[in-house]
RNA sequence: GGGCUGGUAGUCUAAUGGGACGACGCUGCCCUUGCAAGGCAGAGAUACGGGUUCGACUCCCGUCCGGUCCA
Numbered sequence: 001g002g003g004c005u006g007g008u009a010g011u012c013u014a015a016u017g018g019g020a021c022g023a024c025g026c027u028g029c030c031c032u033u034g035c036a037a038g039g040c041a042g043a044g045a046u047a048c049g050g051g052u053u054c055g056a057c058u059c060c061c062g063u064c065c066g067g068u069c070c071a
Stems, first nucleotide, its partner, number of pairs: 001070007010024003018054001026042005047063005
């Protein structure tokens, strides 16, 4: 330098064009003498910039970062 692949919350992980899923973690409340466990509720995410589309995590282009192969 080129090919392929991936980037979603603090962490892990779904979503193949139509309201972003779930788990752990975090916060508040209940429970307890207190803690833990448990129950209820809540906050929190699509790497970045463009394009296509009525509508983009999703499709296309570029950039950045990681992995892998080739040179």
A computed fold for a 71-nucleotide RNA from an Anaerolineae bacterium, annotated as transfer RNA. Rfam family: tRNA. It is annotated as a transfer RNA. From the family's description: Transfer RNA (tRNA) molecules are approximately 80 nucleotides in length. The source organism's lineage runs through Bacteria, Bacillati, Chloroflexota and Anaerolineae.